[in-house]
């Protein structure tokens, strides 16, 4: 440097459910569990979805902005572990 149907070994990570905590949510963060991952590390950069403490239109439940939230949604940027070559 290049590759992962040789993914075997060490290691490592936790869907979904449940309890406990924290937030207005959407979520987080902890024990339990394990669906599954070879980046399921990491950065919210572009797409995406998802929330409305507040403000604005509209009127009475909708848009829009601010602001967040998702790295286990793609795709991008950096790092890294075993294996082959």
């Nucleotide at each position: 440097u290049c590759u992962g149907u040789c993914u075997c070994a060490a290691g490592g990570u936790a869907u979904c459910c449940c309890c406990a905590u924290c937030g207005a949510g959407a979520g987080g963060u902890g024990g339990g569990u394990g669906c599954a991952c070879a980046a399921a590390g990491u950065c919210a950069c572009a797409a995406g979805u998802c929330c409305c403490c507040u403000u604005u239109g509209a009127u009475u439940u909708u848009a829009a902005a601010c602001g967040g939230a998702c790295a286990g949604u793609u795709g991008g940027g950096c790092u890294a572990c075993c294996g082959g070559a």
Predicted 3D model of an 85-nucleotide RNA (c-di-GMP-I riboswitch aptamer) from an uncultured Geobacteraceae bacterium. The prediction has a mean pLDDT of 79. The model forms 95% of the base pairs in the Rfam consensus.